[in-house]
Molecule: RNase P RNA; transfer RNA
Organism: Chitinophagaceae bacterium
């Protein structure tokens, strides 16, 4: 140089011309000057406030949310550092396998180490469900099997006895065997599945089994060191308890509710009429803003239904947890100070048009260089390739404020830059 | 501008994490002298789209996308 992750950042500009909104001077107005006039996401409302209105006597359920640790902040499902667990990937190392006479070379698995990235990361050793299909079993194991024991009252073989018979042969009862049966011990073997009842290996036993061993692997717990603190690294003990909590749930914290159409004030205009339902104090129904109790209030009542009026105006609202710059502090998030400066405000809703010129992009045409097929051997040349050269055409995302902020998460044409690995080439 | 609620077959809906179903429609074929109705078969599906969690997603989580309805 060039690739791949990972982050930061920029996201056209400067004149002229017409035309919009806003404020400020001038003016009786009309207009004139002058000053300002989208984003990095203004978007999506997914989280957190400020900000405002109702609540804010009280008890108990419920609901939703978050969930390693420290730390930041106004807060949070944010942001920073860390700590486990984890993907891919690169290097070694070690152990099969395959080729190969061999050397080594490929490919697979463990382990380690380094850089890179992910993680809704409390609990499945509280207790409920749930696990299709396969498969003997899907979780308080046992269906095949395997093994010693019983039983022969049935089945089959194989000995020998009695009894019938001229003889084949038939019954009877005995013993040895095997098969079927019971009841027992055991989970080693069964190959399905996403997932299989701690691995290997000896010992052991009628068969076996963490039963016992020795080596590992995983959970708790004790304890010692290192760390704030998650943890991590050694000693001891008891054990092997499948998954699933983005299934109810369980543990801890934390939340009243509603959301600028909030919400205050002027103005204007009106139908306390109509209909239907329920109640009029032995009470419908309001409120305590999720239920329910409890408590208070309740007749010029209360929900609903069609319908009529007004839809102007001011505030809320635009200097604030702001931005920008610089010192300090901290690994960073971030905070502290200090100063020049910067900051739209509409309401159907402004922030644009058009035109040169510069900038950047791509493509085409000269030019200029480089390699160079060819043969006619030259200031020759097909085709290919570069360029801070000239002209010429086209392109330039995503998107636009609506009370106002911290954040995230999506959308983005092109360009800039950093970091780390890896390739390659020069020095 | 604030909130909520839905996205399955051509249309309207159903659907307990374990093979997507129903009604009218729509193809053939039987009936009919022909058509309706009736009978039998039988096609038709990115469950709006991308991601996660699970062994396995319409179904539970998060981001998106469209529609729709309420609040002055």
């Nucleotide at each position: 140089a060039c690739u791949a992750c990972a982050g930061g950042c920029c996201g056209g500009g400067u004149u002229a011309u017409c035309g919009c909104c806003c404020c400020g001077u001038u003016g009786c107005a009309a207009a004139a000057c002058g000053g300002g006039g989208a984003g990095g996401a203004a978007a999506g409302u997914c989280c957190g406030g400020a900000c405002a209105g109702c609540g804010c006597c009280g008890a108990g359920c419920a609901a939703u949310g978050c969930a390693c640790c420290g730390g930041u902040g106004a807060a949070g499902a944010g942001c920073c550092g860390g700590g486990u667990c984890u993907g891919a990937u690169a290097u070694g190392u070690u152990g099969c396998g395959u080729g190969g006479a061999g050397a080594c070379a490929c490919a697979c698995a463990a382990c380690a180490u380094g850089g890179c990235g992910g993680a809704a990361c409390a609990g499945a050793u509280a207790g409920u469900g749930c696990c299709a299909c396969a498969g003997a079993a899907a979780a308080u194991a046992a269906c095949c099997u395997c093994a010693a024991c019983c039983c022969u009252u049935u089945c089959c073989c194989u000995u020998g006895u009695c009894c019938a018979u001229a003889a084949c042969u038939g019954g009877a009862g005995a013993a040895g065997g095997g098969g079927a049966g019971g009841a027992u011990g055991g989970a080693a073997g069964g190959g399905u599945g996403a997932a299989a009842a701690c691995g290997u290996g000896a010992g052991g036993u009628a068969a076996a089994a963490g039963c016992u061993c020795a080596c590992g692997g995983c959970u708790g717990a004790u304890g010692a060191u290192g760390g704030u603190a998650a943890c991590a690294u050694c000693u001891u003990c008891a054990g092997c308890g499948g998954g699933u909590a983005a299934a109810c749930c369980u543990u801890g914290c934390a939340u009243g509710c509603u959301g600028a159409a909030a919400u205050g004030c002027c103005a204007c205009a009106u139908a306390a009429a109509c209909c239907a339902u329920c109640g009029c104090c032995u009470g419908a129904g309001a409120a305590c803003u999720g239920c329910u109790c409890g408590u208070u209030c309740g007749a010029u009542g209360a929900u609903g239904g069609a319908g009529g009026g007004u839809a102007g105006g001011c505030a809320g609202a635009u200097u604030g947890a702001u931005c920008c710059c610089a010192a300090c502090a901290g690994u960073a998030a971030u905070g502290u100070u200090g100063a020049c400066g910067a900051c739209a405000g509409a309401u159907a809703a402004a922030u644009g048009a058009u035109a040169a010129c510069c900038a950047c992009u791509u493509u085409g045409u000269c030019a200029u260089c480089c390699u160079g097929a060819g043969c006619u051997u030259g200031u020759c040349g097909a085709a290919g390739g570069a360029u801070a050269g000239a002209c010429a055409a086209a392109g330039a995302a995503c998107a636009g404020g609506a009370u106002c902020c911290g954040g995230c998460u999506u959308a983005c044409a092109g360009g800039c830059u950093u970091g780390u690995a890896g390739u390659a080439u020069u020095u | 501008g604030c909130u909520g609620u839905u996205g399955u077959a051509g249309c309207u809906c159903a659907g307990c994490g374990g093979u997507a179903g129903a009604g009218c429609a729509c193809u053939u074929c039987c009936u009919u002298g022909g058509u309706a109705a009736g009978g039998a078969a039988g096609a038709g599906g990115u469950c709006g789209g991308c991601a996660g969690u699970u062994c396995a997603a319409u179904c539970c989580u998060g981001c998106u996308c469209a529609a729709c309805a309420g609040c002055u």